[in-house]
RNA sequence: GUUUCACACGGUGAUGGGGUUCACCGAUAACCGUUUCGACUUAACUCGGAACUGAUGACUCCUGCCACCCC
Numbered sequence: 001g002u003u004u005c006a007c008a009c010g011g012u013g014a015u016g017g018g019g020u021u022c023a024c025c026g027a028u029a030a031c032c033g034u035u036u037c038g039a040c041u042u043a044a045c046u047c048g049g050a051a052c053u054g055a056u057g058a059c060u061c062c063u064g065c066c067a068c069c070c071c
Stems, first nucleotide, its partner, number of pairs: 009026005016062006033052007
C1' cells in the first nucleotide's frame, strides 16, 4: 500500500422530533414517491406540465397538517 473478515462508528430508507427494531450503504455509496401528458428518443434515461397518497422502512409517542361530530 492492497484485499478479506470481525467489532465499533457514521450515513440512508419521498415532509419534523423521541424510543424500539429491521434493511441498505461506506462517500466512487445507500437514498431522492405514484399516475398521466408533452419534449428528446427505436426505446430507456432525462427535462417540463397536470393530478394523487403519506409526517413511520416498521411499531409507538409527541408536534404539525387534513376530514367529521359535539360543546